[in-house]
Overview:
This is a predicted structure of a 72-nucleotide RNA (transfer RNA) from a candidate division WWE3 bacterium. It matches the Rfam family "tRNA".

RNA sequence: GGCCCUAUCGUCUAGCGGUCAGGACACCAGAUUCUCAAUCUGAAAACCGGAGUUCGAUUCUCCGUAGGGUCA
Numbered sequence: 001g002g003c004c005c006u007a008u009c010g011u012c013u014a015g016c017g018g019u020c021a022g023g024a025c026a027c028c029a030g031a032u033u034c035u036c037a038a039u040c041u042g043a044a045a046a047c048c049g050g051a052g053u054u055c056g057a058u059u060c061u062c063c064g065u066a067g068g069g070u071c072a
Stems, first nucleotide, its partner, number of pairs: 001071007010025004018055001028042004048064005
């Protein structure tokens, strides 16, 4: 340098054009407990950037950025 794959809460991950963007763990608050742990309940928290297509894009296309694989 060519080709291919990936990018979503703090972490891991689901989501085949109309979802309140869901779940697990973690964190926070409350309940329980003499205290801690465990358990239960609740809350907060995310679509890599830009353009395009579309009535509508996390999802499709293009260009970037970052990471990975492969060929040389």
Annotation:
The sequence was found in a public genome assembly.